[in-house]
RNA sequence: GGCCGGCUAGCUCAAUGGGAGAGCGCCUGUCUUACAAACAGGAAACGAGGGUCCGAUUCCUUCGCUGGCUA
Repeated sequence: GGCCGGCUAGCUCAAUGGGAGAGCGCCUGUCUUACAAACAGGAAACGAGGGUCCGAUUCCUUCGCUGGCUA
């Protein structure tokens, strides 16, 4: 240089073009002498720009970061 994949919550991962979710973690409350567990509730994310579309995490494109293959 060429080709292919990944980027979503603090972490690990989902998500047929129409309501952004789960587990663990974090916070608050209940319970307890206290802690843990359990139960109830809560905060928190779509890598950046542009395009298509009535509507984009999803499709197209450019860039960034990252991993792999190849020369």